[in-house]
């Protein structure tokens, strides 16, 4: 320098054009003498950034950034 892949709550992750899933974390309650475990409830996301297409974009298209891989 060229090509490919990825980016989603604090962390990990599913997802697909129609306001995002689960786990974990944190908070509260029940249970316990207390803690842990378990059960129930709750909090937490400008879906990396900019532009385009569309009635509508996390999803499709272009560019960028960061990370990973391959080739030279």
């Nucleotide at each position: 320098g060229g090509c490919c892949c990825a980016a989603u709550g604090g962390u990990c992750u599913a997802g697909u054009a129609g306001u995002a899933u689960g786990a974990u974390a944190c908070c509260c309650g029940c249970u316990u003498c207390g803690g842990g475990u378990g059960c129930g409830g709750g909090u937490g996301g400008u879906c990396c950034c900019g532009g385009g297409u569309u009635c509508a974009a996390u999803u499709c298209c272009c560019g960028g950034u960061u990370g990973g891989g391959c080739c030279c």